[in-house]
């Protein structure tokens, strides 16, 4: 330089209604911690294009890895 693979919520991973587990706030349980329960937050790397519709095609950046020179 070329060529490939990724990117979703703090963190790990799902997807034909963007959803769970854990963590995060509160409230209940307890003399108290812990566990257990409800309840709330909280995202599709970035900016476009196609489409009736897009995390899913496409195209360009950014970033991490991997090959090869």
């Nucleotide at each position: 330089g070329a060529g490939g693979u990724u990117u979703u919520a703090g963190c790990u991973u799902a997807a034909u209604a963007a959803a769970a587990g854990c963590u995060u706030a509160u409230g209940a349980c307890u003399u108290g911690c812990a566990u257990u329960c409800a309840u709330a937050g909280g995202a599709u790397a970035u900016a476009g294009g196609a489409u009736a519709a897009a995390a899913u095609c496409c195209u360009a950046u950014a970033a991490a890895c991997c090959u090869u020179a």